A computed fold for a 74-nucleotide RNA from a Gemmatimonadota bacterium, annotated as transfer RNA. The coordinates come from a structure-prediction model, not an experiment, and the mean pLDDT is 80. Rfam family: tRNA. It is annotated as a transfer RNA. Gene Ontology term of the family: triplet codon-amino acid adaptor activity. NCBI's taxonomy places the organism under Bacteria, Pseudomonadati, Gemmatimonadota.

[in-house]
RNA sequence: GCCCCCGUAGCUCAGCAGGAAGAGCGUACCGCUUGCGAACGGUGAGGCCGCGGGUUCGAGUCCCGCCGGGGGCG
Numbered sequence: 001g002c003c004c005c006c007g008u009a010g011c012u013c014a015g016c017a018g019g020a021a022g023a024g025c026g027u028a029c030c031g032c033u034u035g036c037g038a039a040c041g042g043u044g045a046g047g048c049c050g051c052g053g054g055u056u057c058g059a060g061u062c063c064c065g066c067c068g069g070g071g072g073c074g
Stems, first nucleotide, its partner, number of pairs: 001073007010025004019057001027044005050066005
């Protein structure tokens, strides 16, 4: 320098023919239990999808550039 993959909630990851953002863990509160807890059950909060543009009525999802991580080639 060139090529490929990845960048979504605190963490690990889904979301794939463009159409109104999810799961598990964690966390908060409540219940149950208990000597106090843990475990268990219930409910909730939390991200506008790496950044900037473009296409479109509409983009996490398509296109371009940049940034970061991983891998390959020279």